[in-house]
Context: one part of a larger RNA
RNA sequence: CCUUUGUUAAGGAACUCGGCAAAUUACUACCGUACGUUCGCAAUAAGGUAGCCCCGGAAAGCGCUUGCGCUUAUACGGGGGGCACAUAAGAGGCUCGAUCGACUGUUUAACAAAAACACAGGUUCCUGCUAACCCGUAAGGGGAUGUAUAGGAGCUGACGCCUGCCCAAUGCCAGAAGAUUACGGAAGGAGGUUAUCUGCCUUUGGCAGAGAAGCUUCCAACUUAAGUCCUGGUGAAUGGCGGCUGUAACUAUAACGGUCCUAAGGUAGCGAAGUUCCUCGGCGCUUAAUAGGCGUCCCGCAUGAAGGGCGUAACGAGUUGGGCACUGUCUUAACAAGGAGUCCG
Numbered sequence: 001c002c003u004u005u006g007u008u009a010a011g012g013a014a015c016u017c018g019g020c021a022a023a024u025u026a027c028u029a030c031c032g033u034a035c036g037u038u039c040g041c042a043a044u045a046a047g048g049u050a051g052c053c054c055c056g057g058a059a060a061g062c063g064c065u066u067g068c069g070c071u072u073a074u075a076c077g078g079g080g081g082g083c084a085c086a087u088a089a090g091a092g093g094c095u096c097g098a099u100c101g102a103c104u105g106u107u108u109a110a111c112a113a114a115a116a117c118a119c120a121g122g123u124u125c126c127u128g129c130u131a132a133c134c135c136g137u138a139a140g141g142g143g144a145u146g147u148a149u150a151g152g153a154g155c156u157g158a159c160g161c162c163u164g165c166c167c168a169a170u171g172c173c174a175g176a177a178g179a180u181u182a183c184g185g186a187a188g189g190a191g192g193u194u195a196u197c198u199g200c201c202u203u204u205g206g207c208a209g210a211g212a213a214g215c216u217u218c219c220a221a222c223u224u225a226a227g228u229c230c231u232g233g234u235g236a237a238u239g240g241c242g243g244c245u246g247u248a249a250c251u252a253u254a255a256c257g258g259u260c261c262u263a264a265g266g267u268a269g270c271g272a273a274g275u276u277c278c279u280c281g282g283c284g285c286u287u288a289a290u291a292g293g294c295g296u297c298c299c300g301c302a303u304g305a306a307g308g309g310c311g312u313a314a315c316g317a318g319u320u321g322g323g324c325a326c327u328g329u330c331u332u333a334a335c336a337a338g339g340a341g342u343c344c345g
Stems, first nucleotide, its partner, number of pairs: 002339007010331002014329001019326001027051005036041001038158001052080005061070004081085001093324007100316002105117002121156007133142003159311004164241003169238002171234005178229003184223002188219006196210006242260005269303001270300001281297006
């Protein structure tokens, strides 16, 4: 010097991305306890007082002989000692806003514990039992020794208030008049083969032409299902939810009007947001000073309603901003103990 631990004058977060780390708090009894609230909570809220030893010592309760007995002590009163009485060890710091998720729970064994997953609740679709669905080529098994208050699948995620418009596209459901349409069937047609016939060559024979039946190859009117086209429906199905322009007796703005396009043009709510580029938006509060936080505004680059919207008591080793207490985090370092290393002996 490094490391682990302990203590520290005065100050007390000035440290730092950030109170990270450390310190504070801590037990029992009694007193006392706000906002909010789903009346359960919040709450050990917060904030106080007492606690060691010795002496005295009830009331109450129970039993009966009615003034005695029994049990456990305590309340209470008085005194004593110490720097210190929950004397060591062990043993919550508290509080005020905001965000996300309702909650308890689950998770990346070994860098992430969360706002992610799950959840009760909500809702849609499928399934009538040899159920749907899943595993398996099948047999078979699960579902289920269950039966729609059941089972499977998807989305959402307690609770409260709600959940707007669009069915043009895609999907799904229903429909059946027409159009289109496969295999198959098939009237008919064309080709191949040749029994036979005809002609030619001088002949055993050869060549050419025609050619029934059968067999075979091809084409095919017509017939023929679902599907598709078609007609409707359907959003807690996949999804989508506009421009330009004029206008009010200051100005500004536009309740109002015009026009183009669309299936329909974003409703309620929320909003510089975990979403806001411009941006450190404007205003207010907080500070001596704030790019932070909270409230408000709305010009929402690019919010928005079960890929849920907005609230919400309780809860959280979540995230974020204040305050009190507390401290070697710091001003600024010092001392002590243990360990490693180095040097000396």